[in-house]
RNA sequence: UCAGUAUAAAAAGCGCCUGAACUCUUUUAGAGUUGACGAGGAGGGAGUUAUCGAUUUUUCGGCGGAUGCUCUCCGGGUUAUUACACUCGUUAUAUAUUGGAUACAAAAACUACAGGUGACUGUAGCACAAAACCAAUACGUAAGAUUAA
Numbered sequence: 001u002c003a004g005u006a007u008a009a010a011a012a013g014c015g016c017c018u019g020a021a022c023u024c025u026u027u028u029a030g031a032g033u034u035g036a037c038g039a040g041g042a043g044g045g046a047g048u049u050a051u052c053g054a055u056u057u058u059u060c061g062g063c064g065g066a067u068g069c070u071c072u073c074c075g076g077g078u079u080a081u082u083a084c085a086c087u088c089g090u091u092a093u094a095u096a097u098u099g100g101a102u103a104c105a106a107a108a109a110c111u112a113c114a115g116g117u118g119a120c121u122g123u124a125g126c127a128c129a130a131a132a133c134c135a136a137u138a139c140g141u142a143a144g145a146u147u148a149a
Base pairs, nucleotide, nucleotide: 014064015063016062017061019060020034021033022032023031024030025029037053038052039051043073044072045071046070047069048068074089075088076087077086078085081143082142083141084140095138096137097136098135099134100133110125111124112123113122114121115120
């Protein structure tokens, strides 16, 4: 360094609570509750205030994490190749236009049931997005190999 085996971990709107709000009790206190709803997202490293919509009394505030973004390295694409530039991340074409298309969700709210003294929590039923995604078309510079006329 590679391969195999075993074990552990595997949540990323995710986890936590010293603020805050709220509840109960025998109230200078103690015990509790709430604290992001889904969609989407991972080549390595560093940095950092991390996308999209839904909801609208705290989804406030704080800490940690993080698939975002920026830089860089590696890799793919833009004509074999090389350099630069641009773009993307192994399904490696961004952007613009058009189309698929009235694309697709969960929570909240409402209804029913269940648990709790309570704040509140769980289960089932019901509605509605955006960013995206896919397809078509358009889209490098310089050097320069090969083939054909």

Predicted 3D model of a 149-nucleotide RNA (glmS glucosamine-6-phosphate activated ribozyme aptamer) from a Clostridia bacterium. It was read from a public genome assembly, where an Rfam model found it. Taxonomically the source falls in Clostridia (Bacteria, Bacillati, Bacillota). The prediction has a mean pLDDT of 76.